The RNA shown here (transfer RNA) has 77 nucleotides and comes from a Pyrinomonadaceae bacterium. RNAcentral records the identical sequence in 4 taxa. Rfam family: tRNA. About the family: Transfer RNA (tRNA) molecules are approximately 80 nucleotides in length. Rfam links the family to the GO term triplet codon-amino acid adaptor activity. The organism belongs to Pyrinomonadaceae, within Bacteria.

[in-house]
């Protein structure tokens, strides 16, 4: 350099035909509950959906450009 696959809460992930509030599950607070702890149970905080520009009434999602990741092909030495 080429091709694919992905980057979305601290972590592992979902989100599908573009459609109104952006989710789950762990950890994290607090409370219930225990002589206490652990479990489970309730509630909550926690996001520039990599990063721009475009498109469209509306983009995490379509396009372009760049950046990083794994994983194949090529190539040089």
């Nucleotide at each position: 350099g080429g091709c694919u696959g992905g980057g979305u809460a601290g972590c592992u992930c979902a989100g599908c035909u573009g459609g109104u509030u952006a989710g789950a599950g762990c950890a994290c607070a607090g409370g219930a509950u225990u002589c206490a702890u652990a479990a489970c149970c309730c509630u909550g905080a926690g996001g520039u959906c990599g990063g721009g520009a475009g498109u469209u009434c509306a983009a995490g999602u379509c396009u372009c450009c760049c950046c990083c990741c794994c994983g194949c092909c090529a190539c040089c030495a």